[in-house]
Context: one part of a larger RNA
Molecule: small-subunit ribosomal RNA, 3' major domain
Organism: Theonella swinhoei
RNA sequence: UGACGGGGGGCCGCACAAGCGGUGGAGCAUGUCGCUUAAUUCGAAGCAACGCGAAGAACCUUAUCCAGGGCUUGACAUCGCUAUGACCGCCAUAGAAAUAUGGUUUUCCUUUGGGACAGAGUGACAGGUGCUGCAUGGCUGUCGUCAGCUCGUGUCGUGAGAUGUUGGGUUAAGUCCCGCAACGAGCGCAACCCCUGUUGUUAGUUGCCAUCAGAUAAUGCUGGGGACUCUAACAAGACCGCUGGUGACGAGCCAGAGGAAGGUGGGGAUGACGUCAAGUCCGCAUGGCCCUUAUGCCCUGGGCUGCACACGUGCUACAAUGGUCGGUACAGAGGGUCGCAAAGCCGCGAGGUGGAGCAAAUCCCAAAAAGCCGACCCCAGUUCAGAUUGCAGUCUGCAACUCGACUGCAUGAAGUUGGAAUCGCUAGUAAUCGCGGAUCAGCAGGUCGCGGUGAAUGUGUUCCCGGCCCUUGUACA
Numbered sequence: 001u002g003a004c005g006g007g008g009g010g011c012c013g014c015a016c017a018a019g020c021g022g023u024g025g026a027g028c029a030u031g032u033c034g035c036u037u038a039a040u041u042c043g044a045a046g047c048a049a050c051g052c053g054a055a056g057a058a059c060c061u062u063a064u065c066c067a068g069g070g071c072u073u074g075a076c077a078u079c080g081c082u083a084u085g086a087c088c089g090c091c092a093u094a095g096a097a098a099u100a101u102g103g104u105u106u107u108c109c110u111u112u113g114g115g116a117c118a119g120a121g122u123g124a125c126a127g128g129u130g131c132u133g134c135a136u137g138g139c140u141g142u143c144g145u146c147a148g149c150u151c152g153u154g155u156c157g158u159g160a161g162a163u164g165u166u167g168g169g170u171u172a173a174g175u176c177c178c179g180c181a182a183c184g185a186g187c188g189c190a191a192c193c194c195c196u197g198u199u200g201u202u203a204g205u206u207g208c209c210a211u212c213a214g215a216u217a218a219u220g221c222u223g224g225g226g227a228c229u230c231u232a233a234c235a236a237g238a239c240c241g242c243u244g245g246u247g248a249c250g251a252g253c254c255a256g257a258g259g260a261a262g263g264u265g266g267g268g269a270u271g272a273c274g275u276c277a278a279g280u281c282c283g284c285a286u287g288g289c290c291c292u293u294a295u296g297c298c299c300u301g302g303g304c305u306g307c308a309c310a311c312g313u314g315c316u317a318c319a320a321u322g323g324u325c326g327g328u329a330c331a332g333a334g335g336g337u338c339g340c341a342a343a344g345c346c347g348c349g350a351g352g353u354g355g356a357g358c359a360a361a362u363c364c365c366a367a368a369a370a371g372c373c374g375a376c377c378c379c380a381g382u383u384c385a386g387a388u389u390g391c392a393g394u395c396u397g398c399a400a401c402u403c404g405a406c407u408g409c410a411u412g413a414a415g416u417u418g419g420a421a422u423c424g425c426u427a428g429u430a431a432u433c434g435c436g437g438a439u440c441a442g443c444a445g446g447u448c449g450c451g452g453u454g455a456a457u458g459u460g461u462u463c464c465c466g467g468c469c470c471u472u473g474u475a476c477a
Base pairs, nucleotide, nucleotide: 001477002476003474004473005472007471008470009469010468011467012466013465015461016460019425020424021423022422023421026316027315028314029313030312031311032310034307035306042053043052065302066301067300068299069298070297071296074125078124079123080122081121082120084118085117089104090103091102092101093100094099107116108115109114127291128290130289131288132287136285137284138280139279140278141276143274148187149186150185151184152183153182154163155162156161167178168177169176193268194267195266196265198236199235200234201233202232203231204230208225209224212223213222214221239262242256243255244254245253246252318418322377323376324375325374326373327372328371334365335364336363339358340357344353345352346351384415389410390409391408392407393406394405395404431453432452433451434450435449436448437447
């Protein structure tokens, strides 16, 4: 000087408390351990691994992970030499395919030397998701959006170092004020950026329709209009600016007015010096080591989906604030040409047929659901719950046996609110309800977004956890 303390003081955070909803019990989904296996590829490991890499494992993906069949200048790149002329494609045969054999078709430029291209041979070399993240770059997690981390000069100390950065106030903040052997400065904080909340100006199509007119079974459907909504560019607006109180005449704090918004308005992006030899050599790059008729490459089939168990994360429930049936209303944000697909028709349905329209403020996906109105159920393992299983189908795809999603009929398991323990959340939040996107042929209970309905509690800091500042002890560094 740090680190640590079941030392002290001060302060903060859904840290506790107050409250609401969960997890832990059940079934299923998913990840992991373990076991099994010919193989169940590899990585991730307290917080910060475990719906994580994987934003899509039937083949492919895929990774010699396994069995088998093949190749050796190679699936891919550049270059040299030698001889050859096509190569590709199509067809037939053998084969599980890769591939092999046969048939067929067939060049271009040209100075006629050759070149382009292709396969064959040969040599340099290719190739490796092989090892080392404890050799590395880059990127990322975490403490933590915590308020800290430092420097120059000066001063003090023999020195390590101190001071500044401590102190009194204050703040979300090393934020600001005052004081002070310090005076300044940098990286952080804040602001500048984006979305959202109010208003105005400009603009008016594909959006809108108050007034006027026309038309229809009906509809902004048409003429027209820019008022309104909206769209999207610019501008205004919030600064403790104003008033009162308080404070040290300060920084600020409290209350009020006005205002759409009030003291950082709400949300996002943004992550200091560093810590964990944290994570990643399987995104990529890369040193070293290793393999080179194989640890490289091609293919078929299998595995990654196995199941006594254990754990994590979720979904669905256990019902009446509910379930079923009928009717009826209101979003936002997205996506669409190898695409989204309307109306109509067929099917109980998944779906089929059909193809209008749309490269989209125009058309489509598209039905929002919870809600509201009415009817039934009457507290039961039930008209709750839907696992499991049987049969029959639909769709995608070369192909759904291992191993897809969905539909119909039948079947109708556990489950009656969950021990110890444990998680999230302070407002348009929790809870609850549906919708969309990426990935994607197909496959979402995951994930990333979107809106609808919409609470309770807390104004406290004794305690648990984590963090910040000062101080104290230390045999620790």